Small-subunit ribosomal RNA, central domain from Arenibacter echinorum, 344 nucleotides, folded computationally. The coordinates come from a structure-prediction model, not an experiment, and the mean pLDDT is 86. It matches the Rfam family "Bacterial small subunit ribosomal RNA". Its family is annotated with ribosome and structural constituent of ribosome in the Gene Ontology. The RNAcentral record of the full RNA draws on ENA and SILVA.
[in-house]
Context: one part of a larger RNA
RNA sequence: UUGGGUUUAAAGGGUCCGUAGCGGGCCAUUAAGUCAGGGGUGAAGUCUGCGGCUCAACCGUAGAAUUGCCCUUGAUACUGGUGGUCUUGAGUUAUGGUGAAGUAACUAGAAUAUGUAGUGUAGCGGUGAAAUGCAUAGAUAUUACAUAGAAUACCGAUUGCGAAGGCAGGUUACUAACCAUAUACUGACGCUGAUGGACGAAAGCGUGGGGAGCGAACAGGAUUAGAUACCCUGGUAGUCCACGCCGUAAACGAUGGAUACUAGCUGUCCGGAUGCAAAUCUGGGCGGCCAAGCGAAAGUGAUAAGUAUCCCACCUGGGGAGUACGUCCGCAAGGAUGAAACUC
Numbered sequence: 001u002u003g004g005g006u007u008u009a010a011a012g013g014g015u016c017c018g019u020a021g022c023g024g025g026c027c028a029u030u031a032a033g034u035c036a037g038g039g040g041u042g043a044a045g046u047c048u049g050c051g052g053c054u055c056a057a058c059c060g061u062a063g064a065a066u067u068g069c070c071c072u073u074g075a076u077a078c079u080g081g082u083g084g085u086c087u088u089g090a091g092u093u094a095u096g097g098u099g100a101a102g103u104a105a106c107u108a109g110a111a112u113a114u115g116u117a118g119u120g121u122a123g124c125g126g127u128g129a130a131a132u133g134c135a136u137a138g139a140u141a142u143u144a145c146a147u148a149g150a151a152u153a154c155c156g157a158u159u160g161c162g163a164a165g166g167c168a169g170g171u172u173a174c175u176a177a178c179c180a181u182a183u184a185c186u187g188a189c190g191c192u193g194a195u196g197g198a199c200g201a202a203a204g205c206g207u208g209g210g211g212a213g214c215g216a217a218c219a220g221g222a223u224u225a226g227a228u229a230c231c232c233u234g235g236u237a238g239u240c241c242a243c244g245c246c247g248u249a250a251a252c253g254a255u256g257g258a259u260a261c262u263a264g265c266u267g268u269c270c271g272g273a274u275g276c277a278a279a280u281c282u283g284g285g286c287g288g289c290c291a292a293g294c295g296a297a298a299g300u301g302a303u304a305a306g307u308a309u310c311c312c313a314c315c316u317g318g319g320g321a322g323u324a325c326g327u328c329c330g331c332a333a334g335g336a337u338g339a340a341a342c343u344c
Base pairs, nucleotide, nucleotide: 004315005314006313007298008297012312014199015198016197017196021191022190024086025085026084027083028082029081030080032079033078034075035074036073037072038071039070040069041068046064047063048062049061050060051059052058089189090186091185092184093182094181095180096179097178098177101175102174103173104172105171106170107169108152112148113147114146115145116144117143118142119141123134124133160167161166204245205244206243207242208241209240213239214238218234219233220232221231256311257310258309259308260307261306264289265288266287267286268285269284270283271282272281273280274279293300294299317344318343319342326337327336328335329334
């Protein structure tokens, strides 16, 4: 609960697509909504006046109200319907451009590890200090060759791209997006979006591969009063690939999307115009500082948390509790929805 809110106090859905909701200018028409007049109908009860039972309860009668519904005659500003038209919203086209956007394939060098061979000899490794560990069956170091998997130094940046999650060696193929300029075309085709659908880090799960490094669990060595830790030596799952699940995160800008309007200064990325250059102007992003305003303040401030409109989501004291029960989904782990008693 007809109210006020949602960056940080409770509260923006993880993101997008999409059915109901809302929606640009002009003309004509219609008259459904809307408004006006008239008519019909609206039991009892209620309220008011009067009356009948000796009073009252109760009853009768008249009136009011019954804010409603139906019919009819009109009005036409607004909303709706229909027809036409317009270009500024939206989109298409042409030319040029941008980027770590996606998918697939191929490929490069450094590093690491392992193997083989050579040189070579007593240590190596590790730490605050050590020890476990490795090493005379020749390690560490060094040279050559081979093999393997994973990740891509420098460039690299408050850089860029993507709806979000996210994306970084190089090349190719395929796919998508965005931006500028031109105005040629369509002519409101738009915005949002409950239910629904698709995508969705990491971890985890299933099947089959792969396994260098790292490394939950685990083992050992230390530290310590203890040390189920921090440190060290090892090390399984996992991390990687293919396919299929899971569907959650401080999924954060802790800030939903769209549109319009409201002083400036400054940097940078991608374009365009003028210009010899310097520079100026202009479109789209990414940042910094601030005016007004807003805000409890911190702060925010054209990328708003300002001024407004439209649509969605969510909040309503703390704990109990994101729990129980039920339902749906999942192989499972669990996820989604989501209380109450009680207590302060």